[in-house]
Molecule: RNase P RNA; transfer RNA
RNA sequence: GCAGGUAGUCGAGGCGAUCGCGGUUAAUUUUUAAUCGAGGAAAGUCCGAACUCCACAGAGCGGCGUGCCGGAUAACGUCCGGCGGAAGUAAUUCCAGAGAUAGUGUCACAGAAAACAAACCGCCAAAUUUUUUGGUAAGGAUGAAACGGCAGGGUAAGAGCCUACCAGACGUGCAGUAAUGCUCGUGCUUGAUAAACCUCACGCGGAGCAAAACUAAAUAGGAAAUGGUUGAGGUUGCUCGCUGACAUUUCGGGUAAGUUGCUUGAGUUGUGCGGUAACGUACAAUCCAGAUAAAUGAUCGCCAUUAUUACAAAAUUCGGCUUAUUGACUGCCUGCCUCC
RNA sequence: CGGGAUGUAGCACAGUUUGGUAGCGCGCAUCGUUCGGGACGAUGAGGUCGCAGGUUCAAGUCCUGUCAUCCCGA
Numbered sequence: 001g002c003a004g005g006u007a008g009u010c011g012a013g014g015c016g017a018u019c020g021c022g023g024u025u026a027a028u029u030u031u032u033a034a035u036c037g038a039g040g041a042a043a044g045u046c047c048g049a050a051c052u053c054c055a056c057a058g059a060g061c062g063g064c065g066u067g068c069c070g071g072a073u074a075a076c077g078u079c080c081g082g083c084g085g086a087a088g089u090a091a092u093u094c095c096a097g098a099g100a101u102a103g104u105g106u107c108a109c110a111g112a113a114a115a116c117a118a119a120c121c122g123c124c125a126a127a128u129u130u131u132u133u134g135g136u137a138a139g140g141a142u143g144a145a146a147c148g149g150c151a152g153g154g155u156a157a158g159a160g161c162c163u164a165c166c167a168g169a170c171g172u173g174c175a176g177u178a179a180u181g182c183u184c185g186u187g188c189u190u191g192a193u194a195a196a197c198c199u200c201a202c203g204c205g206g207a208g209c210a211a212a213a214c215u216a217a218a219u220a221g222g223a224a225a226u227g228g229u230u231g232a233g234g235u236u237g238c239u240c241g242c243u244g245a246c247a248u249u250u251c252g253g254g255u256a257a258g259u260u261g262c263u264u265g266a267g268u269u270g271u272g273c274g275g276u277a278a279c280g281u282a283c284a285a286u287c288c289a290g291a292u293a294a295a296u297g298a299u300c301g302c303c304a305u306u307a308u309u310a311c312a313a314a315a316u317u318c319g320g321c322u323u324a325u326u327g328a329c330u331g332c333c334u335g336c337c338u339c340c
Numbered sequence: 341c342g343g344g345a346u347g348u349a350g351c352a353c354a355g356u357u358u359g360g361u362a363g364c365g366c367g368c369a370u371c372g373u374u375c376g377g378g379a380c381g382a383u384g385a386g387g388u389c390g391c392a393g394g395u396u397c398a399a400g401u402c403c404u405g406u407c408a409u410c411c412c413g414a
Base pairs, nucleotide, nucleotide: 001336002335003334004333005332006331007330008329009328010327013303014302015301016300017299018298019297021037022036023035024034025033026032027031039311043322044321046320047319048318049317050316051208052207053206054205058240059239060238061237063204064203065202066201067200068082069081070080071079072078083097084095085094086093087092098199099198103197104196105193106192107191120140121139122136123135124134125133126132127131148166149165151163152162153161167189168188169186170185171184173182174181175180212260213259214258215257222251223250224249225248226247227246233243234242235241267286268285269284270283271282272281273280274279341413342412343411344410345409346408347407350366351365353363360397368384369383370382371381372380390406391405392404393403394402
């Protein structure tokens, strides 16, 4: 210098003036002043929690989710570290990565045979010799996959039948918290699929801020039918258990209010310490939207810039994941080339 | 806030249950028939099965993520 990997920051302006909008506070009385006012994803609503109500959350069956090992965390399907496998020259990235010897199912076409059984061709032996019977999985052919691979011995021909090496399984020992790795032994060689049913382990009660609580108004908790204390409704499906008076439909009307929940919180920023890291902890500083049909906008001047046109805007609150995104910039690492 | 469905040829749909050559109708192209057109008959073209990744020998079908459209409830 080129190519690549990885971690991260900013994310479109800054200052001043004028007009305008939402919250809070103060004054004054309807105006004025001060102060604050969107995001890294506020999004999708895919996970996990907080909070509220229903037995403070119960029993059984069913159902759903997760799935190497260890750790982090309030919790998680998230994150960190490690192991194994796959891709890459490498940095590095990706993996629903438990169990196929509990059982069941499936494996199209082709092929003799697709899962514990099999002889189409071939090879060998015998006989009743253009054929029949028996042995044989070394060779051919089919397929995604053919019952370990390969070489030698052995044999009538063959075969882990025997031996060496390689791959796997099981067992011993050692290292490691563990997943797992290494060594030695045993001819032990039993297909694939569980993102098919299933088995094992662990986890899961339901509803959701339109939760829920309170106040007031409205002709006011209207009328009818059906079911209901011989148990309505609720408690995800069923059975119990608990609770205990309403539920559904139709008709004709009223109200279209306010307050709390609501933003101080597993907060944010900085520094130190512990830990490989995720993260934890101590101290200090700090308050940073809270609307309810819903507020952030417009104009001008100066400065800066490659660029005034990225994706997009809170709605109970947090921790993640995923997706969208014009660009600008930084750290570390890998490979190749050149020069010193 | 919560629940559900759909996406396959130009159009409307089947196939997904139980993975194994992607189909039907209309439309389109060519030919025949007719004086000519329509209808009819024959032949044919046209598909990354919304997108991306994974499982599997093999994916429209199974799994995960995502995009778009539509519907329902409080």